[in-house]
Model confidence (mean pLDDT): 76 of 100. This is a predicted structure of a 125-nucleotide RNA (THF (Tetrahydrofolate) riboswitch aptamer) from a sheep gut metagenome. The RNAcentral record of the sequence draws on MGnify.

């Protein structure tokens, strides 16, 4: 001098467990705080996390269960009302299940990308 290894982190796919579907989350814009960035040092207008603000915006379907109310049929009973048993229907309420949906969260695995940059170092030639 040339070539190379390796970080945090990010992404696709697959698997598992959740959350939401009563709209949180994700994505976008923006303010603040903090953290990390290969073996050492420095480190951004880049990365990530957290706390706010703003705009936009969605896929549900079926089944079971439970509460209350209304109503229909029929039986018992019977005085007028009413009471009561059985069955059906509607609305409402509770908790679940199944199949979906969400630029959904976390974990595991394979693969890919990956020090902004600067100095020094490591491996090979």
């Nucleotide at each position: 001098g040339c070539a190379g290894a390796g970080u945090a982190g990010g992404c696709u796919g697959c698997g598992g467990a959740g959350c939401g579907u009563c709209a949180a989350g994700u994505g976008c814009c923006u303010g603040g705080u903090g953290a990390a960035c290969a073996g050492g040092g420095a480190g951004u207008u880049g990365u990530c996390a957290c706390c706010g603000g703003g705009a936009c915006g969605a896929a549900a379907a079926g089944g079971a269960u439970u509460u209350u109310u209304c109503u229909c049929u029929u039986g018992u009973g019977u005085a007028u009302g009413g009471a009561u048993g059985a069955g059906g229907g509607a609305a409402u309420c509770u908790u679940c299940c199944u199949u979906g949906c969400g630029g959904u969260u976390c974990c595991g695995c394979c693969g890919c990308c990956g020090c902004a940059u600067c100095c020094c170092g490591c491996u090979g030639c």